[in-house]
A computed fold for a 109-nucleotide RNA from Clostridium luticellarii, annotated as SAM riboswitch aptamer (S box leader). The RNAcentral record of the sequence draws on Rfam.

RNA sequence: UCCUUAUCAAGAGAAACUUAGGGAAUGGCCCGAUGAAGUUUCAGCAACCCAUGUGCGCAUUACAUGUAAGGUGCUAAGUCCAUCAGAACUCAGUUCUGGAAGAUGAGGU
Repeated sequence: UCCUUAUCAAGAGAAACUUAGGGAAUGGCCCGAUGAAGUUUCAGCAACCCAUGUGCGCAUUACAUGUAAGGUGCUAAGUCCAUCAGAACUCAGUUCUGGAAGAUGAGGU
């Protein structure tokens, strides 16, 4: 890199350096010189790795609690909204469901 799987309506910021973009793509709509993105330091959040308990039908298992000592991760807006398909409705719109795509963790190649 690629494959599998789980989750994604919640939560959580400051300083220094640096300079103009950023929010995956497209269309919107937002954020940004009252410094975007990036790097460093400290802080925080808590999804998975972790531990314990209960259950165990079939597995790659469910739920609860805890510890954050550690490993990643994250700290504007529902994954910011939509994109593809289906259904309903007060019908070039709204709502719901399932995909696709994306992000993160774990396992594998």

The prediction has a mean pLDDT of 77.